[in-house]
RNA sequence: CUCUUAUCGCGAGUGGCGGAGGGACAGGCCCUUUGAUGCCACGGCAACCGGACCCGAAAGGGUCGCCAGGUGCCAAAUCCUGCUCCGGAAGAAAACAACGAUCCGGGGAAAGAUGAGAG
Numbered sequence: 001c002u003c004u005u006a007u008c009g010c011g012a013g014u015g016g017c018g019g020a021g022g023g024a025c026a027g028g029c030c031c032u033u034u035g036a037u038g039c040c041a042c043g044g045c046a047a048c049c050g051g052a053c054c055c056g057a058a059a060g061g062g063u064c065g066c067c068a069g070g071u072g073c074c075a076a077a078u079c080c081u082g083c084u085c086c087g088g089a090a091g092a093a094a095a096c097a098a099c100g101a102u103c104c105g106g107g108g109a110a111a112g113a114u115g116a117g118a119g
Base pairs, nucleotide, nucleotide: 001119002118003117004116005115006114007113008112013042014041015040016039017038021031022030023029025082026081027080028079043074044073045072048070049069050067051064052063053062054061055060078111083108084107085106086105087104088103089102091099
């Protein structure tokens, strides 16, 4: 880097260094000199993998939370939307049909992130 698979509305911050950008991309909207992003130390969250324990014939399910375990994570729902489908609202010039900018609600996908496995 590619593929497979699971999860993504929960949760969890202080200090030091440093000094201008950051939130993947685009648009929006935010964060940020009251110091961002990043790095370091300590702390924490969580329970994907290992571990321990319980249930089960098995498949599998559950519990614990440091066992000097391996990762991950600690602004905002993956911050929101992006493609598509369904329902609704509203629309110029009266109705019907069609269309359908825009808005609201919902389903699925895509993209992304993380774990585990494979190449």